[in-house]
RNA sequence: CUCUUAUCCAGAGAGGCGGAGGGACUGGCCCGACGAAGCCUCGGCAACCAUUGAUGAUUCAAAAGGUGCUAAUUCCAGCGGAUGCACAAUCCGAUAGAUAAGAG
Numbered sequence: 001c002u003c004u005u006a007u008c009c010a011g012a013g014a015g016g017c018g019g020a021g022g023g024a025c026u027g028g029c030c031c032g033a034c035g036a037a038g039c040c041u042c043g044g045c046a047a048c049c050a051u052u053g054a055u056g057a058u059u060c061a062a063a064a065g066g067u068g069c070u071a072a073u074u075c076c077a078g079c080g081g082a083u084g085c086a087c088a089a090u091c092c093g094a095u096a097g098a099u100a101a102g103a104g
Base pairs, nucleotide, nucleotide: 001104002103003102004101005100006099007098008097013042014041015040016039017038021031022030023029025078026077027076028075043070044069045068048066049065051062052061053060054059074096079093080092081091082090083089
């Protein structure tokens, strides 16, 4: 990097360094000198993998290990469709993206 499977309306922040960007992309809309990204420390959330216990179970629980996450539903939309007078609104599916586990 590619493929497969699963999940994505829940949840969880302080300090230090740093010094202008960040929210994948595009549009929108937001966040940011009352301090962005990034790095470090210490917390926290969650329960995908591993582990342990219980179980009829593809179930439940625990949380010391491996990841992940810790503004806003994946922040909203993007392509197709349904309802609809509608370029409103709501809903469904796909695409894209993220994470985990496995494979090449």
Background
The RNA shown here (SAM riboswitch aptamer (S box leader)) has 104 nucleotides and comes from Aneurinibacillus soli. The sequence is in RNAcentral, with records from Rfam. Rfam family: SAM riboswitch aptamer (S box leader). Rfam links the family to the GO term regulation of gene expression.